[in-house]
Molecule: transfer RNA
Organism: uncultured Nitrososphaerales archaeon
């Protein structure tokens, strides 16, 4: 250089395909209360995320473009 592919709390992922019940779900952590004589376990809750810009829409995680960064294929290095 090109081609596929994929980027969501501290982790790990649904959701993109076919835009709206998403003020973003499930686990898991870690914070409070309960429970227990104490721990654990377990129940309730509670903290926290869409890679970055820009377009298109009434409405974008989600569709379009650019850039970024990861992973893999392929070529160049005459």
């Nucleotide at each position: 250089g090109c081609c596929u592919c994929g980027g969501u709390g501290g982790u790990g992922u649904a959701g993109c395909c076919c835009g709206g019940u998403c003020u973003a779900g499930c686990a898991u952590a870690g914070g409070a209360c309960g429970c227990u004589g104490u721990c654990a376990c377990c129940g309730u809750u509670c903290u926290g995320a869409c890679c970055c810009g820009g377009g298109u829409u009434c409405a974008a995680a989600u569709c379009c473009c650019g850039g970024c960064c990861g992973a893999g294929g392929c070529g160049c290095c005459a």